Notes
This is a predicted structure of a 105-nucleotide RNA (Glycine riboswitch aptamer) from Hydrogenophaga sp. Model confidence (mean pLDDT): 77 of 100. Lineage of the source: Bacteria > Pseudomonadati > Pseudomonadota > Comamonadaceae > Hydrogenophaga. The sequence is in RNAcentral, with records from Ribocentre.
RNA sequence: GUGUACCCCCCUGGAGAGAGGUCGCUCACCGAGGCGAUCCACCGAAGGAGCAAACGCUGCAUCGCCCGCGUGAAUCUCUCAGGUAAAGCGGACAGUGGGGCAGCG
Numbered sequence: 001g002u003g004u005a006c007c008c009c010c011c012u013g014g015a016g017a018g019a020g021g022u023c024g025c026u027c028a029c030c031g032a033g034g035c036g037a038u039c040c041a042c043c044g045a046a047g048g049a050g051c052a053a054a055c056g057c058u059g060c061a062u063c064g065c066c067c068g069c070g071u072g073a074a075u076c077u078c079u080c081a082g083g084u085a086a087a088g089c090g091g092a093c094a095g096u097g098g099g100g101c102a103g104c105g
Base pairs, nucleotide, nucleotide: 001104002103006100007099008098009097011095012094013093018040020039021038022037023036024035025034026033041084042083043082047080048078049077050076054071055070056069057068059066
């Protein structure tokens, strides 16, 4: 100097599924609302878990697209966690800009 991978920051976009039941707290009292616990149903896009090809290692009267083990991705699968009117918060992922940095020259 470059810097498309990776990390951080600002901004922008950003889905799904219950205004469910019961009980408690909040309230001078009742109701509504809010919060919490629990039960049932449901969603997948914080986080977490699972594995295909491929690669590596071992085994064998059998030497193979073989058995076993390990490594191994996702927006796939699971649903532990999280979430389920609107708004807000959160949000995988994507994009502009800025900074750092591996690598390269």